[in-house]
RNA sequence: CGCGGGGUGGUGGAGUGGUACCACACCGGGCUCAUAACCCGGGGAUCGUGCGUUCGAAUCGCACCCCCGCAA
Numbered sequence: 001c002g003c004g005g006g007g008u009g010g011u012g013g014a015g016u017g018g019u020a021c022c023a024c025a026c027c028g029g030g031c032u033c034a035u036a037a038c039c040c041g042g043g044g045a046u047c048g049u050g051c052g053u054u055c056g057a058a059u060c061g062c063a064c065c066c067c068c069g070c071a072a
Stems, first nucleotide, its partner, number of pairs: 002070006010024004018055001026042005048064005
């Protein structure tokens, strides 16, 4: 230098054009003598950055940054 995959709350994942969802973690409450487990509720991501396409972009296009792999 070439090719492929990926970047989404604190963490791990889902989401292939129409108001971003799940689990764990965290906070509050219930249950318990108490803790764990279990049950209810809550906060937290404008989706790596920028530009474009579109009525509308996490999703499509281009450039760049970072991570993993393949080939040389």

A computed fold for a 72-nucleotide RNA from Chloroflexi bacterium GWC2_70_10, annotated as transfer RNA. RNAcentral holds the sequence, with entries from ENA. The organism belongs to Chloroflexota, within Bacteria. It matches the Rfam family "tRNA". Rfam links the family to the GO term triplet codon-amino acid adaptor activity. Its mean pLDDT, the model's own confidence on a scale to 100, is 84.